[in-house]
RNA sequence: AGAGUUUGAUCAUGGCUCAGAACGAACGCUGGCGGCAUGCCUAACACAUGCAAGUCGAACGGGAUCCUGACUUCGGUUGGGUGAGAGUGGCGGACGGGUGAGUAACGCGUGGGAACCUGCCCAGUGGUGGGGGAUAACUGCGGGAAACUGCAGCUAAUACCGCAUGAGCCCGAGAGGGGAAAGAUUUAUCGCCAUUGGAGGGGCCCGCGUUCGAUUAGGUAGUUGGUGAGGUAACGGCUCACCAAGCCUUCGAUCGAUAGCUGGUCUGAGAGGAUGAUCAGCCACACUGGGACUGAGAUACGGCCCAGACUCCUACGGGAGGCAGCAGUGGGGAAUAUUGGACAAUGGGGGCAACCCUGAUCCAGCAAUGGCCGCGUGAGUGAUGAAGGCCUUCGGGUUGUAAAGCUCUUUUGCCAGGGACGAUGAUGACGGUACCCACAGAAGAAGCCCCGGCUAACUCCGUGCCAGCAGCCGCGGUAAUACGGAGGGGGCUAGCGUUGUUCGGAAUUACUGGGCGUAAAGCGCACGUAGGCGGACGGACAAGUCAGAGGUGAAAUCCCGGGGCUCAACCCUGGAACUGCCUUUGAAACUGUCUGUCUUGAGGUCGGGAGAGGUGAGUGGAAUUCCGAGUGUAGAGGUGAAAUUCGUAGAUAUUCGGAGGAACACCGGUGGCGAAGGCGGCUCACUGGCCCGAUACUGACGCUGAGGUGCGAAAGCGUGGGGAGCAAACAGGAUUAGAUACCCUGGUAGUCCACGCCCUAAACGAUGAAUGCCAGACGUCGGGCAGCAUGCUGUUCGGUGUCACACCUAACGGAUUAAGCAUUCCGCCUGGGGAGUACGGCCGCAAGGUUAAAACUCAAAGGAAUUGACGGGGGCCCGCACAAGCGGUGGAGCAUGUGGUUUAAUUCGAAGCAACGCGCAGAACCUUACCAACCCUUGACAUGGGUAUCGUGGGACCGGAGACGGUUCUUUCAGUUCGGCUGGAUACCACACAGGUGCUGCAUGGCUGUCGUCAGCUCGUGUCGUGAGAUGUUCGGUUAAGUCCGGCAACGAGCGCAACCCACACUCUCAGUUGCCAGCAUUCGGUUGGGCACUCUGGGAGAACUGCCGGUGAUAAGCCGGAGGAAGGUGUGGAUGACGUCAAGUCCUCAUGGCCCUUACGGGUUGGGCUACACACGUGCUACAAUGGUGGUGACAAUGGGCCAAUCCCAAAAAGCCAUCUCAGUUCGGAUUGGGGUCUGCAACUCGACCCCAUGAAGUCGGAAUCGCUAGUAAUCGCGUAACAGCAUGACGCGGUGAAUACGUUCCCGGGCCUUGUACACACCGCCCGUCACACCAUGGGAAUUGGGUCUACCCUAAGAUGGUGCGCCAACCUUGCAAGAGGGGGCAGCCAGCCACGGUAGGCUCAGUGACUGGGGUGAAGUCGUAACAAGGUAGCCGUAGGGGAACCUGCGGCUGGAUCACCUCCUU
Repeated sequence: AGAGUUUGAUCAUGGCUCAGAACGAACGCUGGCGGCAUGCCUAACACAUGCAAGUCGAACGGGAUCCUGACUUCGGUUGGGUGAGAGUGGCGGACGGGUGAGUAACGCGUGGGAACCUGCCCAGUGGUGGGGGAUAACUGCGGGAAACUGCAGCUAAUACCGCAUGAGCCCGAGAGGGGAAAGAUUUAUCGCCAUUGGAGGGGCCCGCGUUCGAUUAGGUAGUUGGUGAGGUAACGGCUCACCAAGCCUUCGAUCGAUAGCUGGUCUGAGAGGAUGAUCAGCCACACUGGGACUGAGAUACGGCCCAGACUCCUACGGGAGGCAGCAGUGGGGAAUAUUGGACAAUGGGGGCAACCCUGAUCCAGCAAUGGCCGCGUGAGUGAUGAAGGCCUUCGGGUUGUAAAGCUCUUUUGCCAGGGACGAUGAUGACGGUACCCACAGAAGAAGCCCCGGCUAACUCCGUGCCAGCAGCCGCGGUAAUACGGAGGGGGCUAGCGUUGUUCGGAAUUACUGGGCGUAAAGCGCACGUAGGCGGACGGACAAGUCAGAGGUGAAAUCCCGGGGCUCAACCCUGGAACUGCCUUUGAAACUGUCUGUCUUGAGGUCGGGAGAGGUGAGUGGAAUUCCGAGUGUAGAGGUGAAAUUCGUAGAUAUUCGGAGGAACACCGGUGGCGAAGGCGGCUCACUGGCCCGAUACUGACGCUGAGGUGCGAAAGCGUGGGGAGCAAACAGGAUUAGAUACCCUGGUAGUCCACGCCCUAAACGAUGAAUGCCAGACGUCGGGCAGCAUGCUGUUCGGUGUCACACCUAACGGAUUAAGCAUUCCGCCUGGGGAGUACGGCCGCAAGGUUAAAACUCAAAGGAAUUGACGGGGGCCCGCACAAGCGGUGGAGCAUGUGGUUUAAUUCGAAGCAACGCGCAGAACCUUACCAACCCUUGACAUGGGUAUCGUGGGACCGGAGACGGUUCUUUCAGUUCGGCUGGAUACCACACAGGUGCUGCAUGGCUGUCGUCAGCUCGUGUCGUGAGAUGUUCGGUUAAGUCCGGCAACGAGCGCAACCCACACUCUCAGUUGCCAGCAUUCGGUUGGGCACUCUGGGAGAACUGCCGGUGAUAAGCCGGAGGAAGGUGUGGAUGACGUCAAGUCCUCAUGGCCCUUACGGGUUGGGCUACACACGUGCUACAAUGGUGGUGACAAUGGGCCAAUCCCAAAAAGCCAUCUCAGUUCGGAUUGGGGUCUGCAACUCGACCCCAUGAAGUCGGAAUCGCUAGUAAUCGCGUAACAGCAUGACGCGGUGAAUACGUUCCCGGGCCUUGUACACACCGCCCGUCACACCAUGGGAAUUGGGUCUACCCUAAGAUGGUGCGCCAACCUUGCAAGAGGGGGCAGCCAGCCACGGUAGGCUCAGUGACUGGGGUGAAGUCGUAACAAGGUAGCCGUAGGGGAACCUGCGGCUGGAUCACCUCCUU
């Protein structure tokens, strides 16, 4: 630091996913040790048991028990000592420990503040005198099951209460008033009271910061403030009375949801984001709710009272309890430990102290619990590269120095011995622990995940879209590096993986650091409030800003230095840092505030100007329709073609007259005006804005604009008019498979007017407004200025266009009218679908609009451009492609191939063109692969080993269907060193193996078909483009041709084209037999002599090149015509087949990977089958006849074959000519059938060909449709050959006779080039939409129902404090009294009042659950119906609206181009 994933490929947009780090985790597999840490995240659920807060005899009375002295009547009495338990009293139980329910708050953090309190502690000052009355304990008598409690009596204090004094203290303006104490004792001290100050702690107030939601916009009556009073430690509506009507809030009040806050922690480069376990600070809570008491401190976790729920005890009358302390239990849960030891240390409480208490704490136990750190599981040597495993091309490779073996070591663990620090005197739970040392022995100690890409690491086997994997892309359908196993490898390591969560990567919420023309994204437009921002020059201030200083920013953590545990983690120590806040001193550039001035922004005044700007009123002509009248007659209308419709009751047409409504031709224009929507005859009235010129005025008055307000096409709605044309709906006619459409005929709302609503559009420049700056050129509209040649040129301001530079952009494109460079303000976006939907709110008469989610689902959706392909897009061109012709096929019979059917088998393959007289150049057996039956098993065939034999081989006979089995005869291989020696052969044995026309042509090679003998297909370098790619190869001509010429950012080159090759056509030359015969001879047969001139044959050479002339064309390439020539423009025909396409064909020609069979899927034999036959198709033959049949006659061929042969043979050519037949199912036609024969062959039954006699079927020229052919061609006629024993109508060749037509390229088919559109790329046989049906999923509505929260009103009112009352009750003090007592002061119970928890009643709001039924949505396998969209998608599409329809959709109205094609206009370039 990036990577994968949208595409055929590319760039950009954009989401998803991965690699990293972390964790109080959980799960899976595995597990040696130690150290440091950590351990209920869930039920603030319920808790058995034990412990967690006591202590003080130096405050007090008393005192069980035990020891002991003395006395004793032996019952006890008395003294001393010890001093348990309980009680009074003091201090502490407000700390420590737990938890995070509540709390969005001065709760917390940070920084300040003033009106306070403070036990114990420290310092100071002053005091501590003298009295009194009670009461627990205890004793007695009671009540009660218990808890507990009543009455009477006795008693103490550092318990309680007066009096005195009171420096200081408090109240009070002052005078004055008020108010304290406690003693103990070992005589050292410890206490007590008052007061001042301190330290530490606490209470209160304020600034700033502190989650989400506006689908929560208004909230608030003690509410906000004042006066007075009360209350508090203290300020304060904290409380009360009265008065005023305030207070909070879009800078987000109120409400709802969620949440303890912080230091910090995790992550990150940082800014941030997430988090708030352990440690530390603060807060809150202690079963739930309420309440106070005591106290320095509590509204009190292990205190009290009341209410409630729950649990327990009970004698049923009553009682008791609160683990969110430490352990522990149940429960919940994926999940979290011992009912341990000790107060030795640190700390806390009490005490003078000893000491006691302390589940705080220190330790131990459990757990790899995530983590961090350290150590080990051995080290060295060891090649035959052992064995085994795995792979293999069978050679080997790998595991692998790995092992074994040899030589060592002992960390750790085990077992013995010694043995700490922590403890400066004593005291050690940990602990016989850490640590040290000795013995033995490699000994006890390795796993987990991964290996297609991302991402380090590859092979075999199994499986066969199954089983399975998967983080994303995606693997698996018979050769899986992706599943499972194995071998090997990679990574980490006592751990390794998985899951979950957080940050990162993600610049994917963008402050740092993003965007909005077309990818998501500019509000339809304007005005304007708050807010934000704001021109020039001075002055002042110092809020922002900057600098210095001070305070604070707890400790711990992080970072740096040093130190201690053997190291490290960890710990200790010092520093830095804590980016913040506050105070203070200064600076004055910028922003701000105040003030003064200015004119350039903005506005004003005057003079001109253009305009479909708006509103109202009036008015004009053309046209349509209707009405009346005239002329006139049979049609009109409409369409692709028709019909519905109108018309003899007179239409259409035509003429005149009239009525009415709506719209304004030409001008008219990328012309004008307006903010947008929008605005078009003419005139008038009223009115808005704009532009130009001048200016001596104002003096920043400006820009933008959340909310708000207004305007806002069409459709639609309401009321009332109007209604010619047009026209949703509707009706009819067509079209169609259907046609709820497109087309036609009608036609209602509506379209028009007035008033009122609606408020949306592709409301678009898909481009917010404003200001400044940054090359030009050419148009056009409005105004001004200058010049003159008076209709031009130049210039300037404002508008509106096109092209184009810089620059920008992903590209397309934009480009002074920016999408450039900048500033200000507003709006908006954050993957696709769900969805602009649901719910809620607001608006609306309604239709609906606006605001606007989630669950769920996908890995994409989308943009621009590229190359192809395609188009019922365009242009150009070619081809027997059409057309023009000739002849066929399709009808008949037969032949042949195929399908189908049949069969034991009818072997297999080929399947549109490019399968079907194809593989097959030839199935009676063989072939033969198929079927039945019978046989063989190292095999019919190959190689290797062993043994035996060698007379190789051939013939005959028997059994059998034959293979085969058996018998028998015999002239008997080659070489030879004469040796069974060599080669070779046969038989047998065993094993390796043979064999397979078995499967896979979708594993392959080779070969072939096809587009197509079409003219194309590419490369190097250069250039252009971010790139895919482009250029070249396009363009203008031309050609059969990417053939050539010219031009050009291209220049060249390759494979193709052409040429080179073969044959035919002409000439020459060489040669002259078997060929030829002009002249000569001849037996008249080229038979022979002779000759080789000619024909011919076989070689060789020449010849044709647009070379020549004319025309045309750019003077080119070429084209047209002509001459010459045997041949003329590639002369004709072959061979020759570019890059590639079709997973085209072939595993049955051959070769071959893999799989399969191995007494059979191999091999042999006999017989059968491939020849079947209701039927369908292809290719052919023969015909239907007179251009013919039959009979006769009959000349000239060529290719080829026959072992060799130009000699011989196959061999008869057919056409032609003559005669006859005379239009008929025939003297046409020959199928079929009967009989006879020939040939081949081992054999013609299934199943051959031919001949003869007889028989004589269909068929009278063939529907839709379809094929071939452009010249020696079609047509027609015969001939030959291959394979073959035999078998052709087939195939391949040969010659004979020998035409017609082509105007032309509109159309069909195929192809080539250019261009255009595309949502296609498996490429139109493409893609794709909606209803319906089925399954599943989440969700909206829903009568109702359940539960929670909250608010309002009222009722009831426990405990409690407060206030009132207090006939009842009461020790201290006062008065009186000798006393008893009485009175006063002060208090208590009781009662009353307001407040108030729980509870109740009624109503509202809100959240959640369930819910019959119902709505749409999403996802699913190859379901149904259609074909809406993408090409002009076959009616261009889309937006808004309205109506209609099974459905996609259709139609009307208005709008948009994000429409193809053609034409026109305008402008620009050359």

The prediction has a mean pLDDT of 82.
This is a predicted structure of a 1470-nucleotide RNA (small-subunit ribosomal RNA) from an uncultured bacterium.
Its Rfam family is "Bacterial small subunit ribosomal RNA".
The sequence is in RNAcentral, with records from ENA and Greengenes.